[in-house]
Molecule: Bacterial RNase P class A
RNA sequence: GGAGAUGAACAAAUGGUUGCAACCAUUUGGUUGAGGAAAGUCCGAACACCAUAGGAUAGAGUGCCGGUUAACUGCCGGUGAAGGCGACUUCAAGGAAAGUGCAUAGAAAUAUACCGCCUUAAUAAACAAGGUAAGGGUGGAAAGGUGGAGUAAGAGCCCACCGACAUAGUGGUAACAUUAUGUGCAAAGUAAACCCCACUCGGUGCAAGGCUGGAGGAAUUAAGGUAAUCCGCCAUUCCUCCUUUCGCCGCUUGAGUGUAGUGGCAACACUACGCCUAGAUAGAUAACCAUUAAAUACAGAAUUCGGCUUAUAGUUCAUACUCUAAAA
Repeated sequence: GGAGAUGAACAAAUGGUUGCAACCAUUUGGUUGAGGAAAGUCCGAACACCAUAGGAUAGAGUGCCGGUUAACUGCCGGUGAAGGCGACUUCAAGGAAAGUGCAUAGAAAUAUACCGCCUUAAUAAACAAGGUAAGGGUGGAAAGGUGGAGUAAGAGCCCACCGACAUAGUGGUAACAUUAUGUGCAAAGUAAACCCCACUCGGUGCAAGGCUGGAGGAAUUAAGGUAAUCCGCCAUUCCUCCUUUCGCCGCUUGAGUGUAGUGGCAACACUACGCCUAGAUAGAUAACCAUUAAAUACAGAAUUCGGCUUAUAGUUCAUACUCUAAAA
């Protein structure tokens, strides 16, 4: 110097003129005013109601270990596996000896003999019988791998080294790693196939919910009420007409945020001192000018928050990180 990896920031700002909305003040005025994803509605909650409030079945979710959090399938750290020269990245990571299944192809998918090899067997060929599972074909996968010895030809049949399984030691909170000894080790693979095991889980949702009456009829302790079904529990319920309400509240101070310190590898927690930043309801933030290295892409809140995913033009920063060229 080049190419990467990881982690971040901005998304226009300042000033002037005109204009819009909320709140405060009343006197001309003052303060504030869409996002990093506001998107998706994929997870999780807060809050409200069923409701005084359970149990079982079924169903759903998660799935290595530890920590964090209001909670989570999130985040942080670690172990193992896969990919990459590497820094690093990704993971739907429990159980196959409880059972069922595995299309098509193939001889055969919890086992087998299509081709092949060897023997009977001669100079040989074809047919037949017997042996074989090392070689070939099919397939996602053919039932441990490599080498040697042995055999008629072969085969863990035997041997060595790996692999697998069992036992014990050492290290670690643990997942797990490592060492030693032994066994030829039939029962392979696949569970984002059905299934088994462990743990967890009420439902509906701000169009939640609250602020509201009158008249008439029907039913008679059962209908009815909560995602489904059953048990239990509660309790009078349902229908029609008129009217109130195209209103008001919920509605924004939050598991909020900035700085510093302490603890922790980190996520994060605690303490101290500060800050207050949209609440619309047919829907408010727009237009012009000047300056600044870019000025732009994706794109506009509707109860609130923590994540995840997706879209995206351009500029910049950091690293005691990785690879590589040249020079010293």